Model confidence (mean pLDDT): 77 of 100.
A computed fold for a 62-nucleotide RNA from Ollibium composti, annotated as Fluoride riboswitch aptamer (crcB RNA motif).
Of the family's consensus pairs, 100% are formed in the model.
C1' cells in the first nucleotide's frame, strides 16, 4: 500500500416524528410503489414489521 473478514459507527428501506426489531448499503452505495391495452389510464399505504403520536379521508354516537 492492497485484499478479505470481524466489530464499531453512519446511512437507507414509495409522504412526518419517536421507541423496539429485521434487512440492506459503506458514499461511483443501499433507496427512489404497483398494474394495464403504457405519449395515456387505474390502484394501495403516513410502518420493512410492531406500538404510540401527528396529518389526511370515511362512518357512527354525544
Nucleotide at each position: 500500500a492492497c485484499g478479505a473478514u470481524a466489530c464499531a459507527a453512519g446511512g437507507u428501506g414509495a409522504u412526518g416524528g419517536a421507541g423496539u426489531u429485521c434487512a440492506c448499503c459503506u458514499u461511483u452505495a443501499a433507496c427512489c410503489g404497483c398494474c394495464c391495452u403504457c405519449a395515456g389510464g387505474g390502484c394501495u399505504g403516513a410502518u420493512g414489521a410492531c406500538u404510540c403520536c401527528u396529518c389526511c379521508a370515511g362512518g357512527c354516537g354525544c